[in-house]
RNA sequence: AGAGUUUGAUCCUGGCUCAGGAUGAACGCUAGCGGCAGGCUUAACACAUGCAAGUCGAGGGGCAGCGGGGGAGCGGCGACGCUCCUGCCGGCGACCGGCGCACGGGUGAGUAACGCGUAUGCGACCUGCCCCCCGCAGGGGGAUAACCGGGAGAAAUCCCGACUAAUACCCCAUAUUCCCUGGGGCUGCAUGGCUCUGGGGCGAAAGGGCUACCGGCGGGGGAUGGGCAUGCGUGGCAUUAGGAAGUUGGCGGGGCAACGGCCCACCAAUCCAUCGAUGCCUAGGGGUUCUGAGAGGAAGGUCCCCCACACUGGCACUGAGACACGGGCCAGACUCCUACGGGAGGCAGCAGUGAGGAAUAUUGGUCAAUGGGCGGGAGCCUGAACCAGCCAAGCCGCGUGAAGGACGACAGAUCUAUGGUUCGUAAACUUCUUUGGCGCGGGAGCAAAGUGGCCCAUUCGGUGGGCCGAUGAGCGUACCGCGAGAACAAGCAUCGGCUAACUCCGUGCCAGCAGCCGCGGUAAUACGGAGGAUGCGAGCGUUAUCCGGAUUUAUUGGGUUUAAAGGGUGCGCAGGCGGCCCUUUCAAGUCGGCGGUGAAACAUCGGGGCUCAACCCCGCGCAGCCGUCGAAACUGAGGGGCUUGCGUCCGGCGGAGGCAUGCGGAAUGCGUCGUGUAGCGGUGAAAUGCAUAGAUAUGACGCAGAACUCCGAUUGCGAAGGCAGCAUGCCGCGCCGGCACGGACGCUGAGGCACGAAAGCGUGGGGAUCGAACAGGAUUAGAUACCCUGGUAGUCCACGCAGUAAACGAUGAAUACCGGCCGUCCGCGGGGGAACCCGUGGGUGGCGUAGCGAAAGCGUUAAGUAUUCCACCUGGGGAGUACGCCGGCAACACGCCGGCAACGGUGAAACUCAAAGGAAUUGACGGGGGCCCGCACAAGCGGAGGAACAUGUGGUUUAAUUCGAUGAUACGCGAGGAACCUUACCCGGGCAUGAACGGGGAGCGUCGCUGCCUGGAAACGGGCGGUUUCCCUUCGGGGCGCUUUCCGAGGUGCUGCAUGGUUGUCGUCAGCUCGUGCCGUGAGGUGUCGGCUUAAGUGCCAUAACGAGCGCAACCCCUGCGUCCAGUUGCCAACGCGUGGCGGCGGGGACUCUGGACGGACUGCCGGCGCAAGCCGCGAGGAAGGCGGGGACGACGUCAAAUCAGCACGGCCCUUACGUCCGGGGCGACACACGUGUUACAAUGGCGCGCAACAGCGGGGAGCGACCGGGCGACCGGGAGCGGAUCCCGAAACCGCGUCACAGUUCGGAUUGGAGCCUGCAACCCGGCUCCAUGAUGAAGCUGGAUUCGCUAGUAAUCGCGCAUCAGCCAUGGCGCGGUGAAUACGUUCCCGGGCCUUGUACACACCGCCCGUCAAGCCAUGGGAGCCGGAAGCGCCUGAAGGCCGUAACCGCGAGGAGCGGCUUAGGGCGAGGCCGGUGACUGGGGCUAAGUCGUAACAAGGUAGCCGUACCGGAAGGUGCGGCUG
Repeated sequence: AGAGUUUGAUCCUGGCUCAGGAUGAACGCUAGCGGCAGGCUUAACACAUGCAAGUCGAGGGGCAGCGGGGGAGCGGCGACGCUCCUGCCGGCGACCGGCGCACGGGUGAGUAACGCGUAUGCGACCUGCCCCCCGCAGGGGGAUAACCGGGAGAAAUCCCGACUAAUACCCCAUAUUCCCUGGGGCUGCAUGGCUCUGGGGCGAAAGGGCUACCGGCGGGGGAUGGGCAUGCGUGGCAUUAGGAAGUUGGCGGGGCAACGGCCCACCAAUCCAUCGAUGCCUAGGGGUUCUGAGAGGAAGGUCCCCCACACUGGCACUGAGACACGGGCCAGACUCCUACGGGAGGCAGCAGUGAGGAAUAUUGGUCAAUGGGCGGGAGCCUGAACCAGCCAAGCCGCGUGAAGGACGACAGAUCUAUGGUUCGUAAACUUCUUUGGCGCGGGAGCAAAGUGGCCCAUUCGGUGGGCCGAUGAGCGUACCGCGAGAACAAGCAUCGGCUAACUCCGUGCCAGCAGCCGCGGUAAUACGGAGGAUGCGAGCGUUAUCCGGAUUUAUUGGGUUUAAAGGGUGCGCAGGCGGCCCUUUCAAGUCGGCGGUGAAACAUCGGGGCUCAACCCCGCGCAGCCGUCGAAACUGAGGGGCUUGCGUCCGGCGGAGGCAUGCGGAAUGCGUCGUGUAGCGGUGAAAUGCAUAGAUAUGACGCAGAACUCCGAUUGCGAAGGCAGCAUGCCGCGCCGGCACGGACGCUGAGGCACGAAAGCGUGGGGAUCGAACAGGAUUAGAUACCCUGGUAGUCCACGCAGUAAACGAUGAAUACCGGCCGUCCGCGGGGGAACCCGUGGGUGGCGUAGCGAAAGCGUUAAGUAUUCCACCUGGGGAGUACGCCGGCAACACGCCGGCAACGGUGAAACUCAAAGGAAUUGACGGGGGCCCGCACAAGCGGAGGAACAUGUGGUUUAAUUCGAUGAUACGCGAGGAACCUUACCCGGGCAUGAACGGGGAGCGUCGCUGCCUGGAAACGGGCGGUUUCCCUUCGGGGCGCUUUCCGAGGUGCUGCAUGGUUGUCGUCAGCUCGUGCCGUGAGGUGUCGGCUUAAGUGCCAUAACGAGCGCAACCCCUGCGUCCAGUUGCCAACGCGUGGCGGCGGGGACUCUGGACGGACUGCCGGCGCAAGCCGCGAGGAAGGCGGGGACGACGUCAAAUCAGCACGGCCCUUACGUCCGGGGCGACACACGUGUUACAAUGGCGCGCAACAGCGGGGAGCGACCGGGCGACCGGGAGCGGAUCCCGAAACCGCGUCACAGUUCGGAUUGGAGCCUGCAACCCGGCUCCAUGAUGAAGCUGGAUUCGCUAGUAAUCGCGCAUCAGCCAUGGCGCGGUGAAUACGUUCCCGGGCCUUGUACACACCGCCCGUCAAGCCAUGGGAGCCGGAAGCGCCUGAAGGCCGUAACCGCGAGGAGCGGCUUAGGGCGAGGCCGGUGACUGGGGCUAAGUCGUAACAAGGUAGCCGUACCGGAAGGUGCGGCUG
């Protein structure tokens, strides 16, 4: 100090989350020791038991108990014991009396307050014990408790009688003071204070002890402690705005220690409050604590100070002090005792119990120390305190060993697995150490100073010194020493990113994890386990809470055009802020010096003590507040002046500024009349509608209402809303010029007041047009819409209400400052100045500098730089919703009725999400735009879709019909050959190292070839033979084969979503990128855009780009022309030979041809156009032109496209089977459906006959096979030639003649029957071919619906030929070859696909996208709600205890006085009305959330009717329509 998370990516805004620290904690796992500190945060809930406040005999009477003495009696030899008497002594229960009990200890309920904090004041006060000073203590009296006697009661307790004491009580005397009053002096802050003096009045005392002292009374002073008052500070809510009746003040009185309305009588009517009164909710406050860089935020446990309280409420008494925790009275609730008559009690003291709770300890020891009470003292008391116990609940310290030790041991785990890695120097082992713990011992060592006794000194009350003696709960503790011995001592969390740490197995959107993002659907570093690793360590994690990070409430230190956020606009009270000069007039703010305070503890710093540390001790300094002295720049206050801000005046100019009245023409509708006819109108097309009763159209006249064409603009005016024909009147404003006047009069502006489009409302008018609603017609799946025909409110006017809009520049007002350029409106000045120019001021626009901004953009009209004031924002949804209040909303009164509504303002929470957003980027998309391609359409030719058959597929069937391919890009595809084999499927029978292969060992060598018998379907076995006796050798052996054994097997089982390789497709489309530079915060852009051009990102030009790569093209192959070279098996012109004929032969090297090398074409030439590239031309030349034709060749990538079954390969799975062999079956099934084909439906044809042609690519030895013979034929028997430019493998369409004459035919050939041929072990399932002559059979089919395919030239169409596979063949398929050989393209509007540029976007698994609302289902929280229940507070009336005050004749008392009674007051109780808060509630309203529900399609692309805002009406729903507004 930051990080994660919105996106495909980016920047910004913004929330959520994490890493840190902290705690009186709790929970989980774990746990060795010590020191220091801490320990009911909840029920201020209820409490058993014990203890927590007594003490003084030197105040007193006394003597119950204890001890002693004395006396008497008894027992006893005695010591002595027992009983009784005696307060004589020590002492002492209870009692009288004194002091204490108001401290100490607990708790946080109440309290928002002078309660607390801080600073002052008291001239308005008190103060026991303590200190100092002055003075005094004379005399007298009457009671009473205890005890005793009696009585009541269960008890608590009480009553009666009698005796008695005091430092108890009373009276008299004296008395400074005090009170009243007179006089004098001094003095202050008003009342006043101090002091001297005279007179009058009230009021004192206590003794004990025995001599040392301790006490008593009055007064003054001090100290300490308190009381009261005041300034300032000290929570939340304004959805609490008005509150108060002893209330505010006065006079007089009462009361108090004292002031005071504290209380009372009277008088006055005030007092508090937006600077937040009152009410409600919450809360003890501070020192401090946590956090934070700080400012701040949060907290107030332990310790200290203050306050409040003591079961709840009230009350007083005593006292120096209380309204009194362990005192009293009364009331209430509760608990307990009871003999039912009555009584007792108050742990928020210490411990302890129950309860509550996630949770918080021992019914311990001691007064040794510190402190407190009493006492002269010894001493007593002290759950204050000091210690101990329990608890990892915190902080700090220590330990669980140290050094060496590699064969990097074994085991485990893991991997790339003959080996390595890890655990890991870890262990073993060697050496060493001994803290803690254990054992033994030491340890009055520390805590100790006082106290008691004695002595000494002394200013001898007291203080100081010396000696002696006693005293420790903790504790046999701390500490020290010795001994044995590595011996007894490690866990927890995490390991996807944030965040440090990775692999395997299991699981398979399951189980689960999760702080956020998110993991898990068969290879999960994210679940569970394991190994390993990381972090911390006697702890580690989790949860909760606070601060931080969060500049995310922003004083330090934020924002508001579009992200949340400028009020619709103005005027303006309060408030805030404010021009220039002078003035010590003042000094409030401000600054400084000094003083007071700022408790201690705590914190920082410095130092010191426990072995260190924690802990403890010592020292130092602060803010603030108060006082005092000073300073005077700035702000402020007072005074004086100024003119520039502002205003006034004079003159001029400007304008759709406002209000009122009048006038005008065009248009529209209507009315009347005329002309005139059959339609008009309306739409995408129609229909509803209007019209022969005469419409529409047209002419004339008239009426009505509303709005003002052109001018008109990027214009003007107004504060905004808004304002437009013309004229007049009235009112308001701005600007310019003059520079006369006033003299800061200013700016802003919470509340407030006013204005405020459209729609809407009330009353009354008006009503032409348009037109929500409504009706009809269309459209449509529907059409509550868009379109059409009508049409009511309304639109218009007057008066009133309402008060909202995308009321927008989404930009508050004001002032100043900071480069410019170009328009325009209105003034003024200058130039002769109407055009024009220059200058100046005020408006209104455009572009842009600096600067600003996330960017878009803004930019003197700021969103720049500054100042002032106001308003507003703080994640999205819920929601501008609910509730409350205010407005609309109003009367003299109010019993009843009517008396507006729509709605507006203010404005939440629960719950829920990890985002919601802004700007820009790249794509993709658009029923957006521009440009351009392609057999894409169009033009044309031929097909498919109908039929039959072939073939593939789906489906169905089956024991199996093996598997894969599935829009385009599967379907005559993998198949370029399924009868067995193939074969992967099914049934059955076999095998077990296996059917095949490799390696090692052993044995046999008859290795090999072959016959027979036998079981069996075969595989697989069983048995008997024959033949030949293998090769090499260094002779050991080796090779080879068989058998056997061992090791490697095998799998067409799964995953193409783990992969390699290969392939399809977009697409032969023209694109896809890189380097450097430049631009941008960045994603990214530029280059690659633009113009022209091309088949092409092909090229040219231009250019912040310049180059380059992969693609295009070219290089390669075939083909078209030529040349050269070369001629056999090819060729044959000339020469020769020969034949029936033939290049048959000799020869030839011409030609054809073959096949090798070259040439040739490049817009090179010409004309035109063009900058160029290039284009155009019935141009030339050329075999060929403008890429000549064809092929091979497929950029970055897309489709998780295809293939694990071609092959390879990771993982998973099977192992007497999911392997393998064999026989048979199946892959060939068949009600159907689809694709691809073949053959046809015929005459451009079929058939017959005839004549005869003309190819090319290829193939051939288990072959092609001429030729001869046989057969109708398939074919068979012979068989030359040929491993082939030599031999062989029929070309057909075509041509000629004939016939058929439009017919289910002489078309068509399916199907079925019969007879054959061939291949093969074998044609039943399930092959191909031939024939039926005597005429086997002769199906469908007459050109094919919607729709759809191919093809642009040697192409389509049509004709045959060859080849691969192959024994044969289901081939009509595939791949090639040649023969014959067309038609058409105007053109790019439309369909499909594609390229480039641009635009919009809410899309980015990218339009097969996204997304809205109703309805249905589940869950959750919440509003309303007849009511019901509860709580707190106030008000009125009634009642009213104790107590206090007042009054008072009978009673008591000698008296003072009391009792009793009455009045007032009051806690509590009762009744009543109303408000507030909470809980619950049938039913009801919406809301949120929830993988795959229903209906539609509203929004996002012109979202298919642009969207949105306000308002009104309507509709299942999104929504639609009207009116006005906005552009987002």
The RNA shown here (small-subunit ribosomal RNA) has 1528 nucleotides and comes from an uncultured Porphyromonadaceae bacterium.
Rfam family: Bacterial small subunit ribosomal RNA.
Its mean pLDDT, the model's own confidence on a scale to 100, is 83.